This is a predicted structure of a 1364-nucleotide RNA (small-subunit ribosomal RNA) from an uncultured organism. The prediction has a mean pLDDT of 85. Rfam family: Bacterial small subunit ribosomal RNA.
RNA sequence: GGCUCAGGAUGAACGCUGGCGGCGUGCUUAACACAUGCAAGUCGAACGAAGCCCUCGGGCUUAGUGGCGGACGGGUGAGUAACGCGUGAGAAUCUACCUUCGAGAUGGGGACAACCGUUGGAAACGACGGCUAAUCCCCAAUAAGCCGAAAGGUGAAAGGGUUUCCGCUCGCAGAGGAGCUCGCGUCCGAUUAGUUAGUUGGUGGGGUAAGAGCCUACCAAGGCAGCGAUCGGUAGCUGGUCUGAGAGGAUGAGCAGCCACACUGGGACUGAGACACGGCCCAGACUCCUACGGGAGGCAGCAGUGGGGAAUUUUCCGCAAUGGGCGCAAGCCUGACGGAGCAACGCCGCGUGUGGGAAGAAGGCUCUUGGGCCGUCAACCACUUUUCUCAGGGAAGAAGUCCUGACGGUACCUGAGGAAUCAGCCUCGGCUAACUCCGUGCCAGCAGCCGCGGUAAUACGUAUGGGGCGAGCGUUAUCCGGAAUUACUGGGCGUAAAGGGUUCGUAGGGGGUCUGCCAAGUCUGAUGUGAAAUCCCGUGGCUCAACCACGGACGUGCAUUGGAAACUGGUGGACUUGAGUGUGCGAGAGGAAAGCGGAAUUCCCGGUGUAGCGGUGGAAUGCGUAGAUAUCGGGAAGAACACCAGAGGCGAAAGCGGCUUUCUGGCGCACAACUGACCCUGGGGAACGAAAGCGUGGGUAGCGAACAGGAUUAGAUACCCUGGUAGUCCACGCCGUAAACUUUGUAUGCUCGAUGUGGGUGUCAUCCAGUGACAUCCGUGUCUAAGCUAACGCGUUAAGCAUACCGCCUGGGGACUACGAUCGCAAGAUUAAAACUCAAAGGAAUUGACGGGGGCCCGCACAACCGGUGGAGCAUGUUGCUUAAUUCGAUGCAACGCGAAGAACCUUACCCAGGUUUGACAUAUACUGGCCCGACUGUGAAAGCAGUUUUUUCUUCCGAGAACCAGUAUACAGGUACUGCAUGGCUGUCGUCAGCUCGUGCCGUGAGGUGUUCGGUUAAGUCCGGCAACGAGCGCAACCCCUAUGGUCAGUUGCCAGCGCGUAAUGGCGGGGACUCUGGCCAGACUGCCCGUGUUAAGCGGGAGGAAGGUGGGGAUGACGUCAAGUCAGCAUGGUCCUUACAUCUGGGGCUGCACACGUGCUACAAUGGCUGGUGCAAAAGGUCGCAAUACCGCGAGGUGGAGCUAAUCCUCAAAACCAGCCUCAGUUCGGAUUGGAGUCUGCAACUCGACUCCAUGAAGUCGGAAUCGGUAGUAAAGGUGGAUCAGCCACGUCACCUUGAAUUCGUGCCCGGGCAUUGUACACACCGCCCGUCACAUCAUGGAAGCCGGGUGCACUCGAAGU
Repeated sequence: GGCUCAGGAUGAACGCUGGCGGCGUGCUUAACACAUGCAAGUCGAACGAAGCCCUCGGGCUUAGUGGCGGACGGGUGAGUAACGCGUGAGAAUCUACCUUCGAGAUGGGGACAACCGUUGGAAACGACGGCUAAUCCCCAAUAAGCCGAAAGGUGAAAGGGUUUCCGCUCGCAGAGGAGCUCGCGUCCGAUUAGUUAGUUGGUGGGGUAAGAGCCUACCAAGGCAGCGAUCGGUAGCUGGUCUGAGAGGAUGAGCAGCCACACUGGGACUGAGACACGGCCCAGACUCCUACGGGAGGCAGCAGUGGGGAAUUUUCCGCAAUGGGCGCAAGCCUGACGGAGCAACGCCGCGUGUGGGAAGAAGGCUCUUGGGCCGUCAACCACUUUUCUCAGGGAAGAAGUCCUGACGGUACCUGAGGAAUCAGCCUCGGCUAACUCCGUGCCAGCAGCCGCGGUAAUACGUAUGGGGCGAGCGUUAUCCGGAAUUACUGGGCGUAAAGGGUUCGUAGGGGGUCUGCCAAGUCUGAUGUGAAAUCCCGUGGCUCAACCACGGACGUGCAUUGGAAACUGGUGGACUUGAGUGUGCGAGAGGAAAGCGGAAUUCCCGGUGUAGCGGUGGAAUGCGUAGAUAUCGGGAAGAACACCAGAGGCGAAAGCGGCUUUCUGGCGCACAACUGACCCUGGGGAACGAAAGCGUGGGUAGCGAACAGGAUUAGAUACCCUGGUAGUCCACGCCGUAAACUUUGUAUGCUCGAUGUGGGUGUCAUCCAGUGACAUCCGUGUCUAAGCUAACGCGUUAAGCAUACCGCCUGGGGACUACGAUCGCAAGAUUAAAACUCAAAGGAAUUGACGGGGGCCCGCACAACCGGUGGAGCAUGUUGCUUAAUUCGAUGCAACGCGAAGAACCUUACCCAGGUUUGACAUAUACUGGCCCGACUGUGAAAGCAGUUUUUUCUUCCGAGAACCAGUAUACAGGUACUGCAUGGCUGUCGUCAGCUCGUGCCGUGAGGUGUUCGGUUAAGUCCGGCAACGAGCGCAACCCCUAUGGUCAGUUGCCAGCGCGUAAUGGCGGGGACUCUGGCCAGACUGCCCGUGUUAAGCGGGAGGAAGGUGGGGAUGACGUCAAGUCAGCAUGGUCCUUACAUCUGGGGCUGCACACGUGCUACAAUGGCUGGUGCAAAAGGUCGCAAUACCGCGAGGUGGAGCUAAUCCUCAAAACCAGCCUCAGUUCGGAUUGGAGUCUGCAACUCGACUCCAUGAAGUCGGAAUCGGUAGUAAAGGUGGAUCAGCCACGUCACCUUGAAUUCGUGCCCGGGCAUUGUACACACCGCCCGUCACAUCAUGGAAGCCGGGUGCACUCGAAGU
């Protein structure tokens, strides 16, 4: 900072479900079209006439004339942004019926329907002639009244019924109703900025009930508009309703007031009232009838139909009540209304039972198998009857004496019956109350947001259980809220979105001190109004509630009027501090124009001079013998001004730098003479405005987009180099933008300081010359207090505390974009959206990780040196291929002589074949049989299968029992089957690297920091010093083992100096402990001592002594953690899977397979060697199923044989070395592979597939490409010896041992790995990161598009109905 949720609401709809009652509500869409019925008539007491009845008195019915009413009531919201509505005022009006009052009704006359006749038409409906009445029409009279200055003019009437009345005419007034005018309020868009000709006003005339350009003629040229006219879009307005703490926001169903409309458009008539919903005329569309000539119609009345739609009811009853029309009245009419019906659509109320009932049934779910949960739930017992069913009674509503009730046999009351008739919906990952099992396996699905699902899903689907609400519950849609997320109440703009590039200035907004007056704002009182209903409070009526009634309060507003005068405003007067002027000084790259100057560069001319120059990381292109570069002299041209120069100065900003002159703007200081608020800001507007770019004309030295060439490179349309055009420069005119940035608008006031620097002024000091100190004003920097800030930071030059005004922001992308408009020669600039899309984008800071960032340091890391690997042959492991099987695992370092310290069978897990099924192995039970064991036969490859034989203890001699075996049955066994990404344990690796943390304190809003950083030092976070830290833990080191020296103790199996014996010779023997050795104990090494250095430290360098010197050498020992590292096949283990098989037994085969490729090794290539002969020296280890001597046999492997040894006793035990000889540089007397033959040994068995020996054979190989490994001393290299495993052995492996015994390290720039602090970061799965663009395909949305079609509107014109 956005997105999202929890709340309330609805004229709702949809899904699942549905018992009752009361009160409300019910086409929001097509102002779409309508079948049918009804919704406005009435009066015979106005009139004539006709028909019927009659008691002859009269009565009834009604077409027509006449009167009143059809302008109300009912419906709808299309239009309307308007005096339409709301509110408050007003003057120039009308008013039927009603009320009060006054006056009157006299005398005459006439017509037209009906009716009769003729006649047209299909019909609707007429035409002509004749007769007639009235409360029909006309004339005369009279009166108030009206007009007029007056004269004068004008000027009404109707009767009916009957004895109570109802009417008629004129006038004054009232009540209610209607028309008109004005103030204020009333949606969005400026990407709508100008609009208006009857327009604004006047005069004459006309017109209306009435004012008025309402209409007309003439005159004037006005009117409206940035406080938004005009235009476009949307919309009936209000009381109210919903929401909200409020302010607000949204809304205008029902009820109530006003307006508008009645198929669409226009028009008038009648009338008191209409330009008239159920009247008329015309035009149009549509529907219907028709004899085609012509006619009829208008549900936005109540029902109802079609259609549209997610969606909205009965073609009901009644005038009993309330109200309306007519009538004297009786009465008639009334889809207004009163009721009923349908719909859980809403609100309210009630019910579906209540109590008892197990340490807890069955069933379900789960489980660690013990249990737990559903759960007192149920069953069962007792009770009740609201509701329900049946029966009986039965209203109020009626006003008005009687009569009169649609609702309705309803509400209500009584009785009977029986727990009987009645529960669902959503949800359980977090937000958000509520968890487990199974299924599924990124599938199916969920989802408001975040997000779940890839085999252990509390998120999907079901189930058990739980939570919520309940005749409803969820979902969807919409509004308000939360959202201080448009901020009036109540936000922001240095870096998150946001200060205009800068200044001037119009309108507007704001404005210093004192004082008089006014009273517009402001405050206060009173009056009128603010309809009712609603909301709120109180009371009352339906059993309660919803609902209804009565009373009160509220209604923040408007208008009129009285008062107050502090503040704002207006007006008058005064003031000086804001602002300006003046006088005197002063600094400056401030601006404009003209002129001048030197250095440098390039070019031209000439001289000297010779082969190169230039350029780069290195080169090349280029220039140069036609003389370059270099150097000297002369000349030309253009542009820019070194040093001074500074964090310095000036300017509004952009910007301004050689010198001189002219013109010119602003600023600072000092003084305090003048004016007297003249001020601040500033929408539109105007001016200025870097660079690039544009136009016209000049100019062009250098530089230099484009372009060309040369390099670099995988490429190089770049970086580098050689050239080079526009341009850069000047004049004039455009453009108007920049990271135009202090990313910080302008102005004013207030709020601690320190320190630099530029310009003034004052005082003081001094060497009187430049300075210095102090004070003060103005400018420009740095550091900091308070305060502010999300932090970073800002901090009198504020981002602090305040005031005034302007500009701007409201999630990211789309988009500094499109369209439109304005500006521009163009380039383009300014203004500026939407669709769609995302669940973020962003800021600051933190910890890590990373960097082809920098710093410090370490390590066989490089370097130096020695020897190897990579080439050959062989051995061994691996990939791959092959195969019935070539079992499985390990895979960069950290898999590959690894698991495997021993694959011919076994092992063995793999394959083929043959078998077994409680099993090869464990535990337990039951039953049966046998006694076990052992031996044998058949078959067979064996396993196995089928059989034979023998036989125990106790004993009461029937039998019983223990162990064992076999069989049957059941629990179960078994699995090297899967998952190391479910795990334990163990291991590898970073790394024997020096690190990793904690407690308390302190700092920070917090993540976190500090400590652990810093200065030294060390192998080391080793130690010292310092320090808001002080301590501590795991690591380091030490303690442990081996080894190097000595001492002491102990001397057998070891040793032998001296003494003695013995031998050809030998510790062979007596003896000895001296020595070697063995193995216990101890000593020793600690920077302890000296010198130097270092901070008087830690330490470091050197030295002495010492067997050993600064960790003496080696080993064991591996911090917090990382790699979902490795291992389910060592073992253990959750889950899953197999159970006559994925278990188990046996025979054979395979793990040894071979075109290749890689790793690890052995042997070599030879003369530092090979061969032959001779001489000499170890350590460690092993040995009774063993090691085996002397001796004999064999060329040899080995055999025969067996002394000795359960081991310091016996046995196995060296080789290189050394001495001597031969070989003489060859594929050899090197090398030994391969192959043939013959043997030995082990073993049940050497074919696949053992080792060794002898004879013969005698391959490759002559020191190894790119690359790569180990090692810093008893090390490398070289030489041999032993052990484990093991019958034997594919061991050249591995683990140990001794013998001989080097070379090199200048050093830390580089490669690799690591440590510390620091820096950048858009990384955090952490650089094997992140991320950008094109293209391809699909989908969605939007824009453009020749043209074509339709609609609206403006202007102009043509025809023109009814009507006035």